Parts: sequence; C1' cells; structure tokens
RNA sequence: UGCUCAUCGAGAGGGGCAGAGGGAACGGCCCUGUGAAGCCCCGGCAACCCGCCACCGCGCGAGGAACCGCCUCUCGGUCUCCAUCCGGAGCCGACGCGACGACUCAGCGGAGGCCACGGUGCUAAUUCCGUCCCGAGCCGAGAGCCGGCUCAGGGAAAGAUGAGAA
Repeated sequence: UGCUCAUCGAGAGGGGCAGAGGGAACGGCCCUGUGAAGCCCCGGCAACCCGCCACCGCGCGAGGAACCGCCUCUCGGUCUCCAUCCGGAGCCGACGCGACGACUCAGCGGAGGCCACGGUGCUAAUUCCGUCCCGAGCCGAGAGCCGGCUCAGGGAAAGAUGAGAA
C1' cells in the first nucleotide's frame, strides 16, 4: 500500500507543555483563547487478538469397550470319525473373522460464559448528520411528472478499528 473477514445507535477524562485550529474529503452543523491540533504523564472504557471454561451440530479422518453373529483365515480343545508315522475331515470355542459401534483424540461449523497480566484500539456529538440508489409519509395550484421536507426505514460508497494472508 492494496486484498479478505468482522464490527461501527453502547461505553469511557484529568493534569503538564504548546498556542490556532479541529471534527478524513465536500456541504451542513458543531467544538475551540473558559485554550484547537500535536507531544508527555496518570486514569478510564471496551473486549478484536491472546488466555481459560463448558455446550450444540456435522461428517471426512485415527483409535475403539461391551453386546451380537460366524468358522473363510489364525489359534485352541480331556470332543467325534478316518488314517494311525507325519496327517485329514467334522464339531465346539476364542486369543480369530465380521457386523454394530458407546466412548476418546484430532478436524470443521455454530452459539455462550470468565479474565483484563499481555498485543492493539478508543476515551464531544450514531462513523456528528448528509453525499449514491431504493422505499414510506407530508408539502407545493399538485392526479401524474417535477421539486422540497421528514423517517431510531433499507442498501451501497467512503472512512475507522481489529484479525488474517500478501
């Protein structure tokens, strides 16, 4: 410096130095010698990041208890048959296989609480309001067009802050 995401109607000031501006731009409207910007000191607010706690959902992953089924593989049997030297067949079983899968870990998503040591931020006015688009209402001689005004109506743009990746 640009990009992505989130938030922006709440909240929170004193002192010193300084000496004329400030509220991003433009318009409005404000603040300001009862002291602007800026710098320093000490407070405060908030909770984006960091830290902690616990919850819900998802399904890709890793592991996996119990129960259940089975005998293909593995192993076992004081079981049966054949052979009776090795062995073969059957039956039963699990330490085997399968299915189910509580639960655990990791992942992704969502919602919440705590903390305030640390990294930021903020500490007049909604980001002070508006600006561009849309909507609603009112006004104008006013049905339409047009113009003006209003809206704690909606969206965008711009800006600010944080986080992230460049």